[in-house]
Context: one part of a larger RNA
């Protein structure tokens, strides 16, 4: 030096693969209205069945995708993936709405037992194949009854009630740690997380021993603001008020004691009986009923005067506007062009108390569904009012005798809660110990004292406004399929784990399956190549769009 192959780079052209784009059934955050427990009348929640039917999903129970009434509705229908067969239907199905029926086993699970969805009794009643009954505990009546006379215990029986489950709120009782504090112990996290009990549709809280501050306000609960202030704090890191003020909602009440009746039961006295006991009382005492009575300018009680039937009511029954739970009807547009398809583009029109919104072969007031204003319930449930019962009453003034919540408040220590970690630490709570006054008294105003001011513990109940789910209605400078919930799909589903638990991936054919007849290749293919559908098949169900990596195929590079 030549040829050749491979790699490498470029153009094209295809595989792979599933980003991007566009799309949404789903979610997610929140407003508005309403509802608000379910359960031995067997729940929640399953197990097994149940269809012309093999399997999921839904329903629903041996009356088994059902069955009766009453209402609506008005032509199709026999849930879904999924067709096909056979049927039903204007003699009004399907489908909606309301009220019954049925409701197998297991499950608090309840005659007994048990390794849930098995297993096996006893009695009674009958229409003879079937129905009912039998746990536990508590309360109440009744029977019944020991040691032991009366009596209690215990014993049977009946009725009522109770367990049990409830994402979340809610109260109460326990109560962590990582973490921050740039280590770490007071402190932080945080009275959270966990755990247990307890109720309701909410729940607590709640009508002054209150706040305040020389002026005053009027239970409680939320909201906004005061305010990241005043404060606490290894004065570190953090924590963090409260009146005032402006708003949602507003609603006040009842007991204990004083007195007064009046039942028991004891006591005492007296009387009758030999006795056991019996009766009686201007008598006490204890329980209990009912009446009074409930508050700070201090009331009530006591003792007088006066007035009243009204006012209220969160109570009961009944009625009852009106609402809820199916439904009804509901204006107004045609023509041409382009395209596969008109709602686009032009014309010239019309309706609107309706120009929210979805669909509908591309964008639709005037095609459907619907929106506006408007009308509708045989049944069930909720109700403002109204009506009847029921309960519900004060004023004045005198006396100065009675009561006004006790092992209570306070002190002492020892913790806790208060924004307040002991602190100068009141307020509150609560363990031990002491232990008041009681109205000429008691408690507070942040040590304590004083004077002022403000209240009346040591009993109790109370709608709303406020949390939470669900339900309907309607929203987002929310997401859009590695995002939104794990879960847009057989999702708490395959799956993994003894178990407690763990816990996925997966959406898009086309306007419409029209989902590719029929031929040809072949041993057959769900393969290919014609054909034939479609606006397109480089839309063929491994399908919208279809990037990169990554694999080829051509051709240059290669005189």
């Nucleotide at each position: 030096c030549a040829u050749u192959a491979a790699u490498g780079c470029a153009u094209a052209c295809g595989g792979u693969g599933g980003a991007u784009g566009c799309c949404u059934u789903g979610g997610u955050c929140g407003a508005a209205a309403g509802u608000a427990c379910c359960g031995a009348c067997g729940a929640a929640g399953g197990a097994c069945g149940u269809a012309u039917u093999a399997g999921g999903c839904u329903g629903c129970g041996a009356u088994a995708a059902g069955c009766u009434u009453c209402g609506g509705g008005g032509a199709g229908c026999u849930g879904c993936c999924a067709a096909a067969a056979a049927g039903c239907u204007u003699u009004g199905a399907u489908c909606c709405g309301a009220a019954g029926a049925u409701u197998u086993c297991c499950g608090a699970a309840u005659a007994g037992g048990g390794a849930a969805a098995c297993c096996a009794a006893u009695c009674c009643a009958u229409u003879u194949a079937u129905g009912g009954a039998u746990g536990u505990c508590u309360u109440u009546u009744a029977c019944u009854g020991a040691a032991u006379u009366c009596a209690u215990a215990g014993g049977u029986a009946a009725a009522a009630g109770a367990a049990g489950g409830g994402u979340a709120c809610a109260g109460c009782c326990c109560g962590a740690a990582c973490u921050g504090a740039a280590a770490c112990a007071u402190c932080u996290a945080a009275g959270u997380a966990a755990g247990g009990c307890u109720a309701g549709g909410a729940a607590a809280a709640g009508a002054g021993a209150a706040c305040a501050a020389a002026a005053g306000u009027u239970a409680u609960u939320c909201c906004c603001c005061c305010a990241g202030u005043a404060g606490c704090g290894g004065c570190g890191a953090g924590c963090g008020a409260a009146a005032a003020g402006g708003g949602a909602a507003a609603a006040g009440c009842c007991u204990a004691a004083a007195c007064c009746a009046c039942a028991u039961u004891c006591a005492u006295g007296c009387g009758c009986g030999c006795a056991a006991g019996c009766g009686c009382a201007c008598u006490g005492a204890a329980c209990g009923u009912g009446g009074u009575g409930u508050u700070g300018c201090a009331a009530g009680g006591c003792g007088g005067a006066c007035a009243a039937u009204a006012u209220c009511g969160a109570g009961u029954a009944g009625u009852a506007a009106g609402g809820a739970u199916a439904g009804u009807a509901g204006a107004a547009a045609c023509c041409g062009c382009u395209g596969g398809a008109a709602a686009g583009c032009g014309g010239u029109g019309c309706c609107a108390a309706a120009g929210a919104a979805g669909g509908u072969g591309a964008u639709a007031g005037c095609c459907c569904u619907g929106u506006a204003a408007a009308c509708g319930a045989a049944a069930u449930c909720c109700a403002a009012g109204c009506u009847a019962c029921c309960g519900u009453a004060g004023u004045c003034c005198g006396a100065u005798c009675c009561u006004u919540a006790a092992g209570u408040a306070a002190c002492a220590c020892a913790g806790g809660a208060c924004a307040c970690g002991u602190g100068u630490a009141a307020u509150c709570c609560u363990g031990u110990g002491u232990g008041a006054a009681u109205c000429a008294a008691g408690c507070g105003g942040g040590a304590c004292c004083a004077u002022c001011c403000g209240c009346u513990a040591a009993g109790g109940c109370u709608a709303a406004a406020u949390a939470u789910a669900c339900u309907u209605u309607c929203g987002g400078a929310c997401c859009g399929a590695u995002a939104g919930u794990g879960a847009a799909c057989u999702a708490g589903u395959a799956c993994c784990g003894c178990a407690a638990g763990g816990g996925a991936a997966a959406g898009g054919u086309g306007a419409a399956a029209a989902g590719a007849a029929g031929a040809g290749c072949g041993a057959a293919a769900c393969g290919c190549u014609c054909a034939g559908u479609g606006a397109a098949a480089u839309a063929g169900u491994a399908c919208c769009u279809g990037a990169a990596a990554c694999c080829g195929u051509a051709u240059g590079u290669u005189g």

A computed fold for a 559-nucleotide part of an RNA from a Patescibacteria group bacterium, annotated as large-subunit ribosomal RNA, domain I. Its mean pLDDT, the model's own confidence on a scale to 100, is 80.